[in-house]
Context: one part of a larger RNA
RNA sequence: UGACGGGGGCCCGCACAAGCGGUGGAGCAUGUGGUUUAAUUCGAAGCAACGCGCAGAACCUUACCAGCCCUUGACAUGUCCGGCUACUUGCAGAGAUGCAGGGUUCCCUUCGGGGACCGGAACACAGGUGCUGCAUGGCUGUCGUCAGCUCGUGUCGUGAGAUGUUGGGUUAAGUCCCGCAACGAGCGCAACCCUCGCCCUUAGUUGCCAGCAUUCAGUUGGGCACUCUAAGGGGACUGCCGGUGAUAAGCCGAGAGGAAGGUGGGGAUGACGUCAAGUCCUCAUGGCCCUUACGGGCUGGGCUACACACGUGCUACAAUGGUGGUGACAGUGGGCAGCGAGACCGCGAGGUCGAGCUAAUCUCCAAAAGCCAUCUCAGUUCGGAUUGCACUCUGCAACUCGAGUGCAUGAAGUUGGAAUCGCUAGUAAUCGCGGAUCAGCAUGCCGCGGUGAAUACGUUCCCGGGCCUUGUACA
Repeated sequence: UGACGGGGGCCCGCACAAGCGGUGGAGCAUGUGGUUUAAUUCGAAGCAACGCGCAGAACCUUACCAGCCCUUGACAUGUCCGGCUACUUGCAGAGAUGCAGGGUUCCCUUCGGGGACCGGAACACAGGUGCUGCAUGGCUGUCGUCAGCUCGUGUCGUGAGAUGUUGGGUUAAGUCCCGCAACGAGCGCAACCCUCGCCCUUAGUUGCCAGCAUUCAGUUGGGCACUCUAAGGGGACUGCCGGUGAUAAGCCGAGAGGAAGGUGGGGAUGACGUCAAGUCCUCAUGGCCCUUACGGGCUGGGCUACACACGUGCUACAAUGGUGGUGACAGUGGGCAGCGAGACCGCGAGGUCGAGCUAAUCUCCAAAAGCCAUCUCAGUUCGGAUUGCACUCUGCAACUCGAGUGCAUGAAGUUGGAAUCGCUAGUAAUCGCGGAUCAGCAUGCCGCGGUGAAUACGUUCCCGGGCCUUGUACA
C1' cells in the first nucleotide's frame, strides 16, 4: 500500500421488510447429469453451465457409428499432355461410382496459339469441427451502469509511498459547494444520440372527412380543418415564489404556471481492472500431430435411447371457472418459388378455381380476455396425458423420428415438505397478436398491443456493493 475480520461509523441496491404472483408435489415440453449404446458428435459447470452455442437434428445439417468407395484429392495456385468440352441416354449398384453409347462448341486471335471449361500424369502441395483458450488475436460474460481508476508539476517522507482523491455539507453520481500543500488534467458520471409523451411549421397519397353533394361502403366529387404519416423546429432550466441551509451547493412545498417538474419514462452507451472466466467447433493464428488417412464421397443408423436425479418452462387441479351463443375494440410486423380476398367442396385439418398486391392501395387479419345463457362443487360438462381407428399437409422420403384434423379412449392431478425465485407502475399478474430461423415443425427466443393491481413502517437482520477508520502470525 492492499486484502481480510462472526471490528466500528456512514450510505446504497426488489438486499431484507411490506405486498402480489410463482417454482419445489402432478402430466407433458425442453436442457443437463447419470446409465445404456456400434454411435448416443463436441463444447458450456456456483452466482456468471443446464429452453446455453442450436434464429428451428427425418435426408442434408453432422462434426458421431456401421458398411461400401477415392487418394494431387470435394476446394486453391503452379508445370506438362490431350481435348471427342459442357450436356445427355441406357445398364449394374443402396448410393457414391463404374461400364457402354449419343453429342460435337463459347470468347479472343498476329491463325502459331491463348483463355474459359473438361479429362489425364508426376510433384510442390491441398485438406483436418485433430490437440493445446494455461502460447494467442478478435469477440463475449461477470463484478456493475457500481462510482470509481489514474496522471503531470509541486510539497512531505531515508524509502516503499503519501498528498491531490481526506475533512464539513450535498447528490443517482469523485454530482456540486465550502475548507485544506496543494494546483491542474485524463479515463469514467452527466450531457451530446435514438425513442415515447405536448405544441408549431412544411407536405396531403395509398391516409383522413368538419361542412356540401353522393354511395351498400370515404364509394365518388370536393376539401387537407381534424386523425395520421415523416422531416424540421419549440419546450424543462430548480427558470419563478415561499420556507430551510453557511450568504453556498442543495433540500422541502397539496406552491404558481405547464402536456410534462426536479435525471419526465425507456433504450443505446460498460472506466482502470478481476476471474490463467468462456470460445482453437464462427473467424484468424503460433506450436504439436494425421497425410491411401485423424483427409474426401456415399447409403443407412445415431445426436430423439431410459431404472433414475436436477434446472427452465407449458397445461392444470376449477365457479374470478368450463361449455354454448353473441359479436365490439388493438398495435408491432411479414409477403412474389410469396401473401392469398372471394366463391364452391369437406364435420375438420384442408382441397379446387382464383381477383388483387413488389403493398399507408391488395393480403396475412380471426384479436383474446369482454357480454348473455347454462352447468352447481363432483375426480365433475374440471383436467387433458395415454392409446386405438380414419384422414390432411410439407417433403425424393414422415418406420426409427414431423406437424395438424375428426371420432373414440379419459391417466395423474383437489393448490404442493424443507427450501427457493421474480416484480416498485402502465410495473407485477393476466389476455391474445406478429416476426426471425424455416420445405415442414415453437410450450423456446425476440417484439407488439388489450385489461390492469397490491405494498414499501423502516434499515435491526440475510446477500452484494461504495467511502472513512481500526486490528492483523496474510501478500
Molecule: small-subunit ribosomal RNA, 3' major domain
Organism: Rhizobium phaseoli